[in-house]
RNA sequence: GGGCCUAUAGCUCAAUGGCAGAGCAGUCCGCUCAUAACGGAUUGGUUCUUGGUUCGAAUCCAAGUGGGCCCA
Numbered sequence: 001g002g003g004c005c006u007a008u009a010g011c012u013c014a015a016u017g018g019c020a021g022a023g024c025a026g027u028c029c030g031c032u033c034a035u036a037a038c039g040g041a042u043u044g045g046u047u048c049u050u051g052g053u054u055c056g057a058a059u060c061c062a063a064g065u066g067g068g069c070c071c072a
Base pairs, nucleotide, nucleotide: 001071002070003069004068005067006066007065010024011023012022013021018055026042027041028040029039030038048064049063050062051061052060
């Protein structure tokens, strides 16, 4: 210098262009003499940034930024 992949909750990850979700973690409650485990409820999001397409974008397109891999 060139190519490819990737960025979503505190963490690990889902989501066919049509209400952003799960597990773990956190909080509260139950259970217990108590703790752990277990059960129930619940909180938590500027979907990396800026534009574009569209009635409608996490999703499609362009540029940029961070991370990873490959080639030279």

This is a predicted structure of a 72-nucleotide RNA (transfer RNA) from a Chloroflexota bacterium. Its mean pLDDT, the model's own confidence on a scale to 100, is 82. RNAcentral holds the sequence, with entries from ENA. NCBI's taxonomy places the organism under Bacteria, Bacillati, Chloroflexota.